The prediction has a mean pLDDT of 75. A computed fold for a 390-nucleotide RNA from Maritimibacter sp., annotated as Bacterial RNase P class A. Of the family's consensus pairs, 95% are formed in the model. The RNAcentral record of the sequence draws on ENA.
Parts: sequence; structure tokens; C1' cells
RNA sequence: GCGGAUGGCCGGAUGACCGCGGGUUACUGGAUGGGCUUGCCCGUCUCUGACGCGAGGAAAGUCCGGACUCCACAAGGCAACGGUGCCGGGUAACGCCCGGCGGGGGCAACCCCAGGGAAAGCGCCACAGAGAACAGACCGCCCAGCUUCGGCUGGGUAAGGGUGAAACGGUGGGGUAAGAGCCCACCGCGCCCCUGGCAACAGGGGCGGCAUGGCAAGCCCCACCGGGAGCAAUGCCGAAUAGGGACUUCGCGGGGCGUGACCCCAGGGCUGUCUUGGCCCGGAAGUCCGGGUUGGCAGCUUGAGCGUGCUGGUAACAGCCCGCCUAGAGGAAUGGUCAUCGGCGGGGGCAACCCCGUUACAAAAUCCGGCUUACAGGCCAUCCGCGCAU
Repeated sequence: GCGGAUGGCCGGAUGACCGCGGGUUACUGGAUGGGCUUGCCCGUCUCUGACGCGAGGAAAGUCCGGACUCCACAAGGCAACGGUGCCGGGUAACGCCCGGCGGGGGCAACCCCAGGGAAAGCGCCACAGAGAACAGACCGCCCAGCUUCGGCUGGGUAAGGGUGAAACGGUGGGGUAAGAGCCCACCGCGCCCCUGGCAACAGGGGCGGCAUGGCAAGCCCCACCGGGAGCAAUGCCGAAUAGGGACUUCGCGGGGCGUGACCCCAGGGCUGUCUUGGCCCGGAAGUCCGGGUUGGCAGCUUGAGCGUGCUGGUAACAGCCCGCCUAGAGGAAUGGUCAUCGGCGGGGGCAACCCCGUUACAAAAUCCGGCUUACAGGCCAUCCGCGCAU
């Protein structure tokens, strides 16, 4: 210098003007409620001023795990359903994170893996191929017979060829008519033992002659975990109008009759009967009770919080000291314009500098811990490979 790997961070700056949402505060004006000593006091809202605060690294997807709230539920077990799946640790918890093991990729830094069980059972293995799981013989090889000398028939074989993602252990030697775990050595596989490690596992020794192909992001088996719904959860206060219930009272409907507190007559429905009957229902006024719509308040942001330092730990993380307070709206504010300066790309110029373009992804809605996905451009640290120079 070029190429690459890992971890972390930023994601425009300053000023002016206009505007928005919350908070604190000031006094004047306005509106309104309450108290009493009746013109004062105490609140609430609003206008105005001042001060201070006001999106993210992902606020996103809503995919996991929790806090919180309500509902259900003795505890515990079993079954079903869903999820997780090497080992150890971290954590409130996790399917997350850290460290290790095994396998795979890369020269390397480093990266990737749903990574338990296939000798419990069932199922599947396309196409090609003779044969795809208690296998099989197309070419070939060997033996015998026949032959028109091209081959044909019968038997043996599975080393070689061919098909396939995969062909019923691999390599070498012996052996044989040719071959074959038929025999032997090594490797693989299985079982047992020893050593190291908390463990996954690793190393070594002995035995077994092949018996055991792959797939469990197919059923299944094993171990562990899991009640449901979600802040539109949930709790409180509740005006007018309308509607529900209880109680009390009545002069309630029609007529005399214009008035009345006077007089007369009395309704509807259901059911039963020879009949008398039984039950239910209506209007107005008042008092009380409960539900509940618009609305208001709480939940709501001080929290598994953030920063610095120290200690322990390889690390994730934990502990301690000190400091800090950092949106809280409720259909939803966090914005706009201008100026100057930046970043990046392109062009011009000897240069100073000038011109043009561009400046992302996206925006809280109860709150946390993660994962995943999107992102203009930039910064820092550590490491690896190659080339050159000393």
C1' cells in the first nucleotide's frame, strides 16, 4: 500500500424568526366554585409573560421472555396440546447472552450448525438404474458344454465398469478357477476397562469379523418448560336527557258539569267456573337506590434505570462508592423557514478556492430484557493474509 475479519460508536452543527405539547412560576384581566365577619379569603380553569424540558438505534416487525392488572384455579399427579433440545455458566426470565465440546468452511484472522434418540415401532427414499433395505446381476471376470468362431446356453462371482444424493464397511496384502471379512494388518463401527476433564468430550488399551444405509425442520420415543386474556388491562368519580327498581301519596279513566276536595259509573290481559272468583298490568307527583353513555381522574413513567470509578470473574455478568432525572400525549406535541458551516459524490482551477448534486432508515403511545429486519454517510480499536522498503 492492497484485500479481509471482529468488536464498539455516531447518525449533522450553530444562530435568528414563527409555531406545537407537557411542567414550574409570576402578576394583571376574564370565567367559575366554596367559606364567612358581605367585601374579603381560599381554590379551579383560561389569557399573557418568564424559565426549563420534549423520539430512536432501530421508537419498526409484534417473533420470544418478563413486570403489572383482571379472570379461572386447594396442593400435587396423569392425559391431551404447544414449545425447547451437545455441556457448563449468566439472568427476574427466555427460544437470549458468555465460555467450552463436536461437526463443517476458510491459507489465516475468523465464520456457520433445530447439534437428544434411527439395534422400541411405523412410514418414506423422486429421477436414473439390473438392484433403494430380510437387496440385486446390465456390462464385465471365471468354469463347463455347444459353435457357422460372430457368439449362445447353464453355473459361479461381486474385485472392476455403469446409474444415483445414497449400492449393504474402506485401503493394502494373502487366498482363489474368478472372487468374497474367506483370512490378516491398519482405519471405521459396537461393547468393556483405564487416564484427564464439573461435564459435553478427548487420549490410550482389550475384545468382537460386520451384525447396525439415510431421513425424527415425517409420525414417534425420552428429558425439561408452559392456566387464559391483555393498559381499548383494571380501579375511582360521575351532569343534563332518557331508561330500570323500591316506597309513599293522589283529586288518576268516563259522565253529571262550566268549577270543585261533591255525586254516579268503571278499564285491559291471562286463567278457572254453574256462579261468586284468582293472578297480573296502568297514570301523575315526591323521596330514595342501583346501573350506565359523553366526560373527568388514576394506572403513567424513579426504573431488573443511566453515567463515572473500583473490585471479583477468561467472559456474559455481579457487587460497592459517587453523581444524574432523561417525553408522558391521549387521535396523539417533538415542527417549519432562512442564513452560515459541515459530511459524501461529481466537475472546473497551478493553487487558494468556486459550481452542481446529495444528506438515509424511519417516528414514542403501560413499561422493561432480547431477537430479527431497514439504514445516506462516517469514526475508533484490535487482529489476519499478500506485496514493497528498511